This is a predicted structure of a 350-nucleotide part of an RNA (small-subunit ribosomal RNA, central domain) from an uncultured prokaryote. Its Rfam family is "Bacterial small subunit ribosomal RNA". Rfam links the family to the GO terms ribosome and structural constituent of ribosome.
[in-house]
Context: one part of a larger RNA
RNA sequence: CUGGGCGUAAAGCGCGCGUAGGCGGCUUGAUAAGUCGGAUGUGAAAGCCCUGGGCUCAACCUGGGAACUGCAUUCGAAACUGUCAAGCUAGAGUAUGGUAGAGGAAAGUGGAAUUCCCGGUGUAGCGGUGAAAUGCGUAGAGAUCGGGAGGAACAUCAGUGGCGAAGGCGGCUUUCUGGACCAAUACUGACGCUGAGGCGCGAAAGCGUGGGGAGCAAACAGGAUUAGAUACCCUGGUAGUCCACGCCGUAAACGAUGAGAACUAGAUGUUGGGGGGCUUAGUACCUUUAGUGGUGCAGCUAACGCAAUAAGUUGACCGCCUGGGGAGUACGGCCGCAAGGCUAAAACUC
Numbered sequence: 001c002u003g004g005g006c007g008u009a010a011a012g013c014g015c016g017c018g019u020a021g022g023c024g025g026c027u028u029g030a031u032a033a034g035u036c037g038g039a040u041g042u043g044a045a046a047g048c049c050c051u052g053g054g055c056u057c058a059a060c061c062u063g064g065g066a067a068c069u070g071c072a073u074u075c076g077a078a079a080c081u082g083u084c085a086a087g088c089u090a091g092a093g094u095a096u097g098g099u100a101g102a103g104g105a106a107a108g109u110g111g112a113a114u115u116c117c118c119g120g121u122g123u124a125g126c127g128g129u130g131a132a133a134u135g136c137g138u139a140g141a142g143a144u145c146g147g148g149a150g151g152a153a154c155a156u157c158a159g160u161g162g163c164g165a166a167g168g169c170g171g172c173u174u175u176c177u178g179g180a181c182c183a184a185u186a187c188u189g190a191c192g193c194u195g196a197g198g199c200g201c202g203a204a205a206g207c208g209u210g211g212g213g214a215g216c217a218a219a220c221a222g223g224a225u226u227a228g229a230u231a232c233c234c235u236g237g238u239a240g241u242c243c244a245c246g247c248c249g250u251a252a253a254c255g256a257u258g259a260g261a262a263c264u265a266g267a268u269g270u271u272g273g274g275g276g277g278c279u280u281a282g283u284a285c286c287u288u289u290a291g292u293g294g295u296g297c298a299g300c301u302a303a304c305g306c307a308a309u310a311a312g313u314u315g316a317c318c319g320c321c322u323g324g325g326g327a328g329u330a331c332g333g334c335c336g337c338a339a340g341g342c343u344a345a346a347a348c349u350c
Stems, first nucleotide, its partner, number of pairs: 003322004007304002012318001014201004021194003025088007033081002035077008049065006091191001092188004096183004103177007110154001115149007125136002162169002206247006215241002220236004258317001261314003266295001268293009299306002323350003332343004
C1' cells in the first nucleotide's frame, strides 16, 4: 500500500471563500501520452517451477524446458482517458420583470415595566419564607397620585412560521447593503464539483483602553437550614451583563448526520411564488416550483430508527476513526497581553 467504517458503539473540521491537487456534460475530427496487440534485443549463472538422467532411494549432483510478470526499440489498433481543433445546450452563469423575509450595518425614534430622585395624600408597618431572621420604616417606609432622571429589554402579533453559510437574527422609521425564490424569453457556451495548505466569519464567558450602569448577578457579606452547609432558600452586593475600538477562537458550535450530483411508492400539514378551469368576489379545487414539518412502502440498520430534507441505490472530492486508562496530557513548535488555544506522544497499566 491493500481492509472496514464515521446519527446513538472510536470517528464529519463550528461555518464559509478559495490556491494547488483530484474528478468532470453532449457531438465530430485529429493525435497516439496513458491503454491494448505483434515482432526484435535484453532480462548472467545458480536458485524456484516442469520434465529427464546419475549416486541401491533420498538429500545431493546434473541435461533440457519454462519462468524471469521488467526495460528499450519498432510495427500496428483507436473504443475509453489525456491532448489539440471545431461545434452544441440538458450542467453552471448573465440580462429583463416580479415576490417574501427577526439577513447585515448605521442613524433616529416609541410605549409598557423595574429602579432612583422631587412633591402631594396618608400611618405603622413593609418585605421575605416551609417557618423565620438578616434588611427597610415614626428622620414617615410600604400603599397611592403627579412630575423628573437613567439604563436595559422589546409583551400581544408569534406560528415543528420566516431569514442567514454557520454563529445567529424579533418595537417602529429612514439610509446603505448581501443572499434566496418564481415566471417567461434572450444571451454566454462546461465557464463545473470538491478542496490539502491559506484567508475570513465565529454564542457565551474572559482580556485591554475609554465610556455607561436601571434590572439581574459570579465573587463577597449577612440571615436561615444543617451534625456540618465554604451549597440549595432569604436580604444585600462587586466584576460582568450594555456601548465604541482591539483581542480571544472555544461550546452538547447538535440534525451528535461534510459539501455537491443523479435515481428510487404514497397520502398529509404549513410558508413563498407561478399556472388553470369554476365562481359576483372570496374561500375551496386541480397543477407546478422552492422551502419547512409530522407520517409511511421498498430498501437499509446491531437495534433504536432513517425513509425524495435518506441513515436507500450510485459515481467523484475532502475531513476523520483503529481497545480502555495514562491524555486531548507531557515535550517541542506556532498563536495569544493573559487566561489559554492549535498541533500532539510515550513509559506504565487493565